[in-house]
Parts: sequence; structure tokens; C1' cells
RNA sequence: CCGGGAGGGAACGCGGUCGCGCGCCGUCGUGAGGCGGCGUGAGGAAAGUCCGGGCACCGCAGGGCAGGAUGCCAGCUAACGGCUGGGCGGCGAGCAGACGGCGGAACGCGGUUCCGCGCGUGCGAAGCCGACGGACAGUGCCACAGAGACGAGUCAGCCGACGCCUUCGGGCGGGCGAAUGGUGAAACGGUGCGGUAAGAGCGCACCAGUCUCCCGGGAGACCGGGAGAGCUGGUCAACCCCAUCCGGUGCAAGGCCCGACAGUGGGGGAGGGGCGGCCCGCCCCGACGAUCCCCAGGAUGGCUGCUCGAGGCGUCCGGCGACGGACGUCCCAGAGAGAUGACCGUGACGGAAGCUCCGGCUUCCGGACAGAACCCGGCUUAUGACCCUCCCCGCGCC
RNA sequence: UCGGCAGUAGCUCAGCGGUAGAGCGUCCGACUGUUAAUCGGAUGGUCGUAGGUUCGAUCCCUACCUGCCGAG
Repeated sequence: CCGGGAGGGAACGCGGUCGCGCGCCGUCGUGAGGCGGCGUGAGGAAAGUCCGGGCACCGCAGGGCAGGAUGCCAGCUAACGGCUGGGCGGCGAGCAGACGGCGGAACGCGGUUCCGCGCGUGCGAAGCCGACGGACAGUGCCACAGAGACGAGUCAGCCGACGCCUUCGGGCGGGCGAAUGGUGAAACGGUGCGGUAAGAGCGCACCAGUCUCCCGGGAGACCGGGAGAGCUGGUCAACCCCAUCCGGUGCAAGGCCCGACAGUGGGGGAGGGGCGGCCCGCCCCGACGAUCCCCAGGAUGGCUGCUCGAGGCGUCCGGCGACGGACGUCCCAGAGAGAUGACCGUGACGGAAGCUCCGGCUUCCGGACAGAACCCGGCUUAUGACCCUCCCCGCGCC
Repeated sequence: UCGGCAGUAGCUCAGCGGUAGAGCGUCCGACUGUUAAUCGGAUGGUCGUAGGUUCGAUCCCUACCUGCCGAG
């Protein structure tokens, strides 16, 4: 480098013109409001609303039923169906060539041997995926085909103990469910020996799995070993059983004010600040402005909740990690039918074409998905082009 | 801001996990002098999309897409 994988970043920069929301200030206006200035103004998903929490109100002695959700183990967390680490199973570039299969060749053609393929099969890197409790609690279902789909069962067959018949070939009853064939996605564990009339986990040995017990390792899931039990189809994203968790409603929640005039605007009136001081006094200024009074305006009610938060960034420490702790630093939309845009220039990036003195140059094109509405942690989905880092394998290439 | 339901032939709808159906429509034929009605036959499906569970999925599960209804 080829090949196979994993993770992260950013979401174009700067300047100008026009425009928009909110806040503050100035100015004009009786007022509604106008004009000007300054500050600030979306995301990695703001989305789907699929989970979990905060917050708020209502309800609530305790327990149970129903219903829903989750489901290997341990940890993280405010919590989770999320995340991290681990266990088990599967996949995985490729490697292998024992056994089966396919193809070819040779021969002494009965089949055997050799070669090839890499279809089944075995092993398997980085890594990826797993709704991964229980099918030995019980029930249901398994179409068509097939004898038979978990309770049994012979269609083609096989057997010849026993009974009957016989033309002595056999037939019928009977037995088997082993072997061979056939059906199917799946056929009642597999191989061998014994046994038997023939057979069968009927008995035994070994092998695969399950269950029970014991020993060792581990925090645990689980792993390794031994003994025993003939226990052996699948399906729990079928009912169900077991364990754990779950009260309801959502910011249009909720609180305050309001026709006895709120909030808002204007006027009047009142007064504020500094210094020393125990009360209180002195000095300076007339800016802002509460209660109060008057006027305007007001139903499309007003204010609040409301954005400082399980917050962002950086450093150090603990932990394999998710994450936690300490210190420092920053303030980062808050509208209320809903504001962020458009154009121009320029630079960077990517693509195409042309030119080239191979250093580059010129022209054109392109920039996605998408828009906060109480807040936060996740998941899922959408996303043009780009940048960075890391891992693994091979009798590979240089 | 929330809650619920649906998607199957051109239309309206059925459909125990086991070959996808009905009515209307369309086309052809019969009947009729002709049309309608009637009768016979035919036609037509990515079961919204993509994954998964299962031997097997319209049906069960998950994620999306589209449409409809409701609450304040």
C1' cells in the first nucleotide's frame, strides 16, 4: 500500500448593504408609536414524542387483585427500556483439507488410489450483532405432505416365537417401529456390542445435550473436573409461570392581580444620596423614584412560573471504563401564533473543465439535514461534501 | 402540548400464524329492435415502507412514512 474494521471532530471564516425578535439608552410625539445607537439572538439532531427524571397540582393508613413495562451478571446514574465492563451464543476477512459431496484421471474396473474444487464442515483477527429468565411448572399450536408432529404410529416393508389354513411356494391372525425407502422446516438423541423369534435405552460401553449432587476457580453471570439419573422435537416477539418496577395529570401544570379599574403611559405630590454619629444632627444635590391623588387607555385580560442548570470549558486526582471528586473560569435565546434571512465582495475547502515552464494558474459549479417554546438525561430517525486518530489479518505487494 | 385509531384490488370493507377474499366497478359474451336491469365468464394485490421472531407473517415485535379523530 492492498484488504477488513472502529472511534472522534466540525457543521465554512471575515467584511459590507438591506431586513427581523428581545433588552437597555437617547430623541421626537398628547397618544398609539416613529427614528437612532448599543448589546444579544437555534441544533447535533432544536425532529419523532419512544423511554427516564426534575418541577407543579390532585390523590394517598396498610395490603391485595387487575393492567402495563422490563428480563444473562456486575457496575454507573437523579432515573431509565440508557451507558460501561464482563459472561454465553452467533457472524466475521481469511485459513484448513480429516470426514461427506462434486468434478477429473489411472487401474487389476468389483471398486480402489491419486489430483482438484472449497459446496457442506472445522478453526477464526480487529471488530460487529443478540427481546439473552423459564419449553424439566402447566396448557395450546405445529398448515400441506406424511403411517405418524409428542399421544402415539407400518404406507412401502421386516420377522417367523405362538395359533389356524395350505396346492408346502406361502397366506391369514399376530409381532416389530429396529434396518431400507418415502413425506416434511422438523420424525421421537447418535455409534457399537449384548439381548431377542425378530426388535426396542430393554441392558451395557462410548459420544452430544439436559437435570440433580459434589469438588475447584470467580464478587457474579459462568468456567473446569467428577459422580449419579435413560431424562432427550420446536415454539414463551402463543397463553402462561417467576423476579423486579410502575398512583394520576402535564407549564394551556400551578401561583398572584383585575370592572371597588390591574399591569401600562402621563401629570401632581412626596422625597433621595454622602459623611460623622447611640438617639439625632450637619452638608450637598434636585438625578432616579415606593405609598397616595388625578387623567388617559384597557378583555385579544395582565404579571409570574421562565431559564443559573443533575450547566459549559480547562487542569489535577480516583476508576479498565461508564462515571465521580477538588480547584479555577464563563454566563450562553427566552419569544408568546412565535424573530436568525437575503444579496455582494473576499479567503479557505471540495468537484469538473481548460492551460502548464509540472511549481501551479484560470474559469464554472457546490455547501446538506433541518428551526428552540418549562427544563434536563438517553434512544431512534434525517444529514451533501470534508477533516483527524486508532486497531487487525494474510507464507499478499513494494 | 398531549391522547387514540387506521393503512388489504380502481372504490367500500372482510380476513384463528398455514393457497389473500366479498360487494360495487371495468372488460367480454348471452338476453333485447336498442339501452337499462338480469344471467354467465374474465380482469385486477410490493397486504404503507424497512428490519426481526418463526419451518412459515396481512396477522406477532421494533423503527419509520402517510392519513383521520379527539382533549385542553